[in-house]
The prediction has a mean pLDDT of 82. Predicted 3D model of a 479-nucleotide part of an RNA (small-subunit ribosomal RNA, 3' major domain) from an uncultured prokaryote. Rfam family: Bacterial small subunit ribosomal RNA.
Context: one part of a larger RNA
RNA sequence: UGACGGGGGCCCGCACAAGCGGUGGAGCAUGUGGUUUAAUACGAAACAACGCGCAGAUCCUUACCAGCCCUUGACAUGGGUAGUUUGAUUACCAGAGAUGGUUUUCUUCAGUUCGGCUGGCUACCACACAGGUGCUGCAUGGCUGUCGUCAGCUCGUGUCGUGAGAUGUUGGGUUAAGUCCCGCAACGAGCGCAACCCUCGCCAUUAGUUGCCAGCAGGUUAAGCUGGCACUCUGAUGGGACUGCCGGUGAUAAGCCGGAGGAAGGUGGGGAUGACGUCAAGUCCUCAUGGCCCUUAUGGGCUGGGCUACACACGUGCUACAAUGGCAAUGACAGUGGGAUGCGAAGGGGUGACCCGGAGCUAAUCUCCAAAAAUUGUCUCAGUUCGGAUUGUUCUCUGCAACUCGAGAGCAUGAAGUUGGAAUCGCUAGUAAUCGCGGAUCAGCAUGCCGCGGUGAAUACGUUCCCGGGCCUUGUACA
Numbered sequence: 001u002g003a004c005g006g007g008g009g010c011c012c013g014c015a016c017a018a019g020c021g022g023u024g025g026a027g028c029a030u031g032u033g034g035u036u037u038a039a040u041a042c043g044a045a046a047c048a049a050c051g052c053g054c055a056g057a058u059c060c061u062u063a064c065c066a067g068c069c070c071u072u073g074a075c076a077u078g079g080g081u082a083g084u085u086u087g088a089u090u091a092c093c094a095g096a097g098a099u100g101g102u103u104u105u106c107u108u109c110a111g112u113u114c115g116g117c118u119g120g121c122u123a124c125c126a127c128a129c130a131g132g133u134g135c136u137g138c139a140u141g142g143c144u145g146u147c148g149u150c151a152g153c154u155c156g157u158g159u160c161g162u163g164a165g166a167u168g169u170u171g172g173g174u175u176a177a178g179u180c181c182c183g184c185a186a187c188g189a190g191c192g193c194a195a196c197c198c199u200c201g202c203c204a205u206u207a208g209u210u211g212c213c214a215g216c217a218g219g220u221u222a223a224g225c226u227g228g229c230a231c232u233c234u235g236a237u238g239g240g241a242c243u244g245c246c247g248g249u250g251a252u253a254a255g256c257c258g259g260a261g262g263a264a265g266g267u268g269g270g271g272a273u274g275a276c277g278u279c280a281a282g283u284c285c286u287c288a289u290g291g292c293c294c295u296u297a298u299g300g301g302c303u304g305g306g307c308u309a310c311a312c313a314c315g316u317g318c319u320a321c322a323a324u325g326g327c328a329a330u331g332a333c334a335g336u337g338g339g340a341u342g343c344g345a346a347g348g349g350g351u352g353a354c355c356c357g358g359a360g361c362u363a364a365u366c367u368c369c370a371a372a373a374a375u376u377g378u379c380u381c382a383g384u385u386c387g388g389a390u391u392g393u394u395c396u397c398u399g400c401a402a403c404u405c406g407a408g409a410g411c412a413u414g415a416a417g418u419u420g421g422a423a424u425c426g427c428u429a430g431u432a433a434u435c436g437c438g439g440a441u442c443a444g445c446a447u448g449c450c451g452c453g454g455u456g457a458a459u460a461c462g463u464u465c466c467c468g469g470g471c472c473u474u475g476u477a478c479a
Base pairs, nucleotide, nucleotide: 001479002478003476004475005474007473008472009471010470011469012468013467015463016462019427020426021425022424023423026319027318028317029316030315031314032313033312034310035309042053043052064305065304066303067302068301069300070299073129077128078127079125080124081123082122083121084120087106088105091102092101093100094099109119110118111117131294132293134292135291136290140288141287142283143282144281145279147277152191153190154189155188156187157186158167159166160165171182172181173180197271198270199269200268202239203238204237205236206235207234208233211229212228216227217226218225242265245259246258247257248256249255321420325379326378327377328376329375330374337368338367339366342361343360347356348355349354386417391412392411393410394409395408396407397406433455434454435453436452437451438450439449
């Protein structure tokens, strides 16, 4: 100087408390451990691994296993020889296919000194080499997590100390903040904080192929359909909030408390933004890369299987156990986004998944497109008109192909489950809870992820205690 203390003081955080809803019990989904297996590919491991890499494993993906094949190789550059465009395509044979053999049709490169001469392409030969998701993240770059959006981390000059170092950065107040004020052997400065950026909330201006009978006129009485641009809305440019004003308090300071006006008030809400560093944290399987290793195989191709196994254990979720509910009928209101091998309307068929159909739409124009809520009826506390697992069967869709191993529909079946032990998690407002919708990936497959809107609470006395953190101080046989 740090680190640590079941030392002290001050302060903060959904850290506790006050509340609301969960997890832990059930069934299922998903990840992991373990076990099994020819293989169940590899990585991730307290917080910070475990719906994580994977924004989507039937083939492919795929790295794993079994078998069958190739060896200058699926891919790059270079040399030699031969041929000469090359590419697409039909059919047949052998085979699981890769591959090997035969065959039909179409098409016929550029330059040219007209020489296969040059380039390009194909085949063959030998060698340099290719190739490796092989090892080492404890050789590395890059990227990322975490402490933590915590308020800290440092430097120059000066001063003090033999020195390591100290001072500044401590102290008195204050703040979300090393934020600001005052004081002070310090005076300044840098990286952080804040602000500048985006977005939501108010207003104005500007612009109207969305919106509007608001006002006027026409027109249908189906319709913003036409003129029109006030409103809604959409985009662009500005204004607006600064403790600016008033009162109190404070050291006459910084500030704090209350009030006015205001759409908004003291950082207005949200986002982006992550200092010096810590964990030899994570990643050699995104990529790059040193070293090591393989080179008829640890490289390459293919078929089939596996990653989907199942006595069990754990994490994360979904659905429930019901009456604030289930079912039936009637029937209202969004926003973000997506859509030309795509979204697909009207109309029709089917109990339904879905099918036929094909208008319109390169999309503020067409389309995908709501559910809880509400109203009426019924059920009357039961393993039920709760719950939907499991199983049988018949179908639908995607796709060469749903056996291993997809999703969905109809009928039948109707399991566990009556609110969950110890323990444990999230959340302070348009939040929790609850309801649906969209998107990426994607042929198909979502209870996951990323977004969107609808309905919309309760509680916070307080900081003694638990956890994490910041500052000062103290002890130490620790570095």

RNAcentral holds the full RNA, with entries from ENA.